Record summary: Predicted 3D model of a 352-nucleotide part of an RNA (small-subunit ribosomal RNA, central domain) from an uncultured bacterium. Its mean pLDDT, the model's own confidence on a scale to 100, is 86. Rfam family: Bacterial small subunit ribosomal RNA. RNAcentral holds the full RNA, with entries from ENA and SILVA.

Context: one part of a larger RNA
RNA sequence: CUGGGUGUAAAGGGAGAGAAGGCGGUGUUUUAAGUUCUUCCUUAAAGACUACGAGCCCAACUCGUAGUAAGGGAAGAAUACUGAAACACUAGAGAUUGCAAGGGGCCAACAGAACGGUCGGUGUAGGGGUGAAAUCCGAAGAUAUCGACCGGAAUGCCAAAGGCGAAGGCAGUUGGCUAGUGCAAUUCUGACGCUGAUCUCUCGAAAGCUAGGGGCGCGAACCGGAUUAGAGACCCGGGUAGUCCUAGCUGUAAACGAUGGGUGCUAACUUUGGGGAGUUUCGACCCUCUCCGAGGUAAAGCUAACGCGUUAAGCACCCCACCUGGGGAGUACGGCCGCAAGGCUGAAACUC
Numbered sequence: 001c002u003g004g005g006u007g008u009a010a011a012g013g014g015a016g017a018g019a020a021g022g023c024g025g026u027g028u029u030u031u032a033a034g035u036u037c038u039u040c041c042u043u044a045a046a047g048a049c050u051a052c053g054a055g056c057c058c059a060a061c062u063c064g065u066a067g068u069a070a071g072g073g074a075a076g077a078a079u080a081c082u083g084a085a086a087c088a089c090u091a092g093a094g095a096u097u098g099c100a101a102g103g104g105g106c107c108a109a110c111a112g113a114a115c116g117g118u119c120g121g122u123g124u125a126g127g128g129g130u131g132a133a134a135u136c137c138g139a140a141g142a143u144a145u146c147g148a149c150c151g152g153a154a155u156g157c158c159a160a161a162g163g164c165g166a167a168g169g170c171a172g173u174u175g176g177c178u179a180g181u182g183c184a185a186u187u188c189u190g191a192c193g194c195u196g197a198u199c200u201c202u203c204g205a206a207a208g209c210u211a212g213g214g215g216c217g218c219g220a221a222c223c224g225g226a227u228u229a230g231a232g233a234c235c236c237g238g239g240u241a242g243u244c245c246u247a248g249c250u251g252u253a254a255a256c257g258a259u260g261g262g263u264g265c266u267a268a269c270u271u272u273g274g275g276g277a278g279u280u281u282c283g284a285c286c287c288u289c290u291c292c293g294a295g296g297u298a299a300a301g302c303u304a305a306c307g308c309g310u311u312a313a314g315c316a317c318c319c320c321a322c323c324u325g326g327g328g329a330g331u332a333c334g335g336c337c338g339c340a341a342g343g344c345u346g347a348a349a350c351u352c
Stems, first nucleotide, its partner, number of pairs: 003324004007306002012320001014203004021195003025089007033082002035078008048068008092192001093189003096185005104178007111155001115151008126137002163170002208249006217243002222238004260319006268297011301308002325352003334345004
């Protein structure tokens, strides 16, 4: 180097962009580097392979004789495939035009419900809480109820097996800015493509960190009340950080579909979101077909089984990542990153 694998047994990188590299559509011509063939040279001995023979009781092994191969070089030939050069093409890719859907992103303004507070009115003895209680609140007038104002956070119904996004994720309304996607037409470019180590770059829930704001509710820590043998808990009353905003950092997760990306092929049925065509109609619905998504059931096939099954875990090809018994251990050491917390990379002894 070679093997077998990665949904659940060890194993898919959290996600994306993309430089190197690897791989790459159709036709013609040229070339002949890879490739194939022929001839020649070389390839010490040993070794390898084949045939025959011999020596250790046999064999392995060793020895002898003859032959051969792999490797290197030269010349000549072949041109299917790969490569190189040129020209052309349109099925991949991209662009254009026209429609379309959407919680995709950023910014601003606004809305109603609930909650808490302040002030005022009514009103009086309880309220609250629990399995039951108590701590707690209340004659300085609570709870309840009506009105006004203030505050912060989150957006009920619609709502769905539904939509969008690369992932994380995204939900009140309106406006502005902005990105991606689907369908139809087939007008244009003409392989411009796929993947992508590492360096690099970007994004990345929650918690956490720095600075400054904000703080209704909730609520780690903490303080009480209960429960209990105890209760550092579960239950109850309080409550700080935090949760929110702005700027920066952190870079992790059961970051999950525990399933990397791309392309092609391989029965059906059914539900649903978006678009188009046909049929029909005054128009639409229904129905049929079709393209793109999201689900369910299932043939073949696959799978250790569970299950997967045109959204594959089926059949193939290309590229990347990763695995190789359990513990030690995602630890130590070193390096890089971070304000810190810590992150990334990542062993061994020993042991079973």